[in-house]
RNA sequence: GAAGCACGCCAGACCGCCGCUGGUGCGAUCGUCGAAAGACGGCACUGGAGGAAGGUCCGGACUGCACAGGGCAGCGUAGCAGGCAACACCUGUCCGCCGCGAGGCGAGGAUCAGAGCAACAGAGACGAGUCGCGGUGCUUGCACCGCGGGUGAAACGGGCAAUCUCUACGCGCAGCAAUACCAAAUAGGCCGGCACUGAUGUGGUCCCGCGGAGCCGGCGGGUAGGUAGCACCGAGCCGGUGGGGCGACCCCCGGCCCAGAGGAAUGGCGGUCACGGAAGGAGAAAUCCUUCCGCACAAAAUCCGGCCUAUCGGCGAGCUUCACAC
Numbered sequence: 001g002a003a004g005c006a007c008g009c010c011a012g013a014c015c016g017c018c019g020c021u022g023g024u025g026c027g028a029u030c031g032u033c034g035a036a037a038g039a040c041g042g043c044a045c046u047g048g049a050g051g052a053a054g055g056u057c058c059g060g061a062c063u064g065c066a067c068a069g070g071g072c073a074g075c076g077u078a079g080c081a082g083g084c085a086a087c088a089c090c091u092g093u094c095c096g097c098c099g100c101g102a103g104g105c106g107a108g109g110a111u112c113a114g115a116g117c118a119a120c121a122g123a124g125a126c127g128a129g130u131c132g133c134g135g136u137g138c139u140u141g142c143a144c145c146g147c148g149g150g151u152g153a154a155a156c157g158g159g160c161a162a163u164c165u166c167u168a169c170g171c172g173c174a175g176c177a178a179u180a181c182c183a184a185a186u187a188g189g190c191c192g193g194c195a196c197u198g199a200u201g202u203g204g205u206c207c208c209g210c211g212g213a214g215c216c217g218g219c220g221g222g223u224a225g226g227u228a229g230c231a232c233c234g235a236g237c238c239g240g241u242g243g244g245g246c247g248a249c250c251c252c253c254g255g256c257c258c259a260g261a262g263g264a265a266u267g268g269c270g271g272u273c274a275c276g277g278a279a280g281g282a283g284a285a286a287u288c289c290u291u292c293c294g295c296a297c298a299a300a301a302u303c304c305g306g307c308c309u310a311u312c313g314g315c316g317a318g319c320u321u322c323a324c325a326c
Stems, first nucleotide, its partner, number of pairs: 001322005007316004012273007020048007030041004050297001054308002057306005062175004074171005079093005094108001095106004109166002114164002116160002131148008179228004189219006201210004236256005242251003275294008
C1' cells in the first nucleotide's frame, strides 16, 4: 500500500422567528362559560422519539379466567458447562463443515423399539434381487458355492430423525380492544304509589270543556361517555485506573429521575458552520476559492429482555493475508 475479518460508537451542531404537546405555578389584572366551585384561554418556568421506536418471531412483568395431585393429547427445545427474571437469547468450550488466514456456520440426543423415504444412472435401491464367468448337484433349468466387471451418494451393509417415532426437559388458557371502577339519554325488566269513582296531557271565559290509559317515584343490568391500568424507585439510566470472572455477567461506590397522547404532540421557515459528491478556477504541490446538488432508514401507543429486518455516511481501537522497502 492492497484485499479482508471482527468489535464498539455517532446518527449533524448552533442561532433567530412562528407553532404542537405533557407537567408545575399564577396575589392582582384581561377574555369566554358558569349561581358558585371551577374549567378553557392567557402568562411564566420546565420535559418532549430510536438504534432500530419497525416486524410482532421468541421470553417475561402485569391482568382476568381456570386449577387437589398426577397422567394423556398438543406445542416447543436438544453436545457439554455457565449467565439471566425468563428465553428458541447470550458466553465459554468440544465436535463437524467452510475459509490460506483473521474468522464464519451448525434444529450437533437416539436408526440393535417400530414404521417410512432415497432423484438420475444401473440387471438390481431397502426385506428387493442376480449382469457376466467358473464349479457342484441334478427334477436340464432350478438350487448352492466361488470369482469378476459396471452404475451410483449408497449394492444387504449402511444412510436420513428440518418424516412419523422414541428419550429427556419446558409449557394451564387468553391477552392492555387484558382488567377494575364511576356512569347518562332512550328502550326493556322488577318494586311501590296514583289512575276508567277519568289520572298525566290539553283548550280556555280558571273551574268548565276536550280526551281515554296510562302517569309518578325508586331499584337493577347493559350501552355512550369518563377514570384507573399508564408513564412507574424500576430485571431503571449514567459514571468509576473499584472488586470477582477467560467471558456472558455479578457485586460495590457515586450521581440522576429521563416523553407520554389517546385519532394520537415531538414540527415548519430562514441563516451560519460541519460532512459527502459534481463542475469550474487558482497554485509547483499540499491545498484553497466559487456554484450547484445531497445529508439515510424510519418514528413511541401497557412496559421490559432478546432475535430478525431497514439504514446516506462517518469515527475509534484490534486482527489476518499478500506485495514492496529497510

A computed fold for a 326-nucleotide RNA from Ramlibacter humi, annotated as Bacterial RNase P class A. The coordinates come from a structure-prediction model, not an experiment, and the mean pLDDT is 77. A source record names the gene rnpB. The organism belongs to Ramlibacter, within Bacteria. RNAcentral holds the sequence, with entries from ENA and Rfam. Rfam family: Bacterial RNase P class A. The family's RNA type in Rfam is ribozyme.